The RNA shown here (transfer RNA) has 72 nucleotides and comes from a Polyangiales bacterium. The source organism's lineage runs through Bacteria, Pseudomonadati, Myxococcota, Polyangia and Polyangiales. Rfam family: tRNA. Rfam describes the family as follows. Transfer RNA (tRNA) molecules are approximately 80 nucleotides in length. Rfam classes the family as a transfer RNA.
RNA sequence: UGCCAGUUGGUCCAGCGGAAGGAUCUCCGGCUUUGAACCGGAAGGGCCCUGGUUCGAAUCCAGGACUGGCAG
Numbered sequence: 001u002g003c004c005a006g007u008u009g010g011u012c013c014a015g016c017g018g019a020a021g022g023a024u025c026u027c028c029g030g031c032u033u034u035g036a037a038c039c040g041g042a043a044g045g046g047c048c049c050u051g052g053u054u055c056g057a058a059u060c061c062a063g064g065a066c067u068g069g070c071a072g
Base pairs, nucleotide, nucleotide: 001071002070003069004068005067006066007065010024011023012022013021018055026042027041028040029039030038048064049063050062051061052060
């Protein structure tokens, strides 16, 4: 420098136009002699950034940033 992939709660991952869900962590409760496990509930993201398309964008398009890989 070129090409490819990725970026979503604290962490790890789904979601590929009608607008965000799961696991785990944390907190509360149930169960238990106690704890773990198990069960129920709650809190916690508006989706890397800026534009564009669209009635509507995490999702499509363009540019940029960062991370990783490949090539030179």